[in-house]
RNA sequence: UGCGGGGUAGAAUAAUGGUAAUUCGUGCGGUUCUGGUCCGUGAAAUCGGGGUUCGAGUCCCUGCCCCGCAG
Numbered sequence: 001u002g003c004g005g006g007g008u009a010g011a012a013u014a015a016u017g018g019u020a021a022u023u024c025g026u027g028c029g030g031u032u033c034u035g036g037u038c039c040g041u042g043a044a045a046u047c048g049g050g051g052u053u054c055g056a057g058u059c060c061c062u063g064c065c066c067c068g069c070a071g
Base pairs, nucleotide, nucleotide: 001070002069003068004067005066006065007064010024011023012022013021018054026042027041028040029039030038047063048062049061050060051059
């Protein structure tokens, strides 16, 4: 430099163009002598910019970053 794949809560992954979900972690409460386990209930995310659309995490353009292949 070219080609391919990827970027979503703190972490790992989902999501037919239509309220962004699950597990772990985490806050608060319950349970316990304390901690853990368990139960209840919260907070927290779509890489940046532009476009298409009534509506974009998803489609298109462009930039940035990561991984792989080729040189």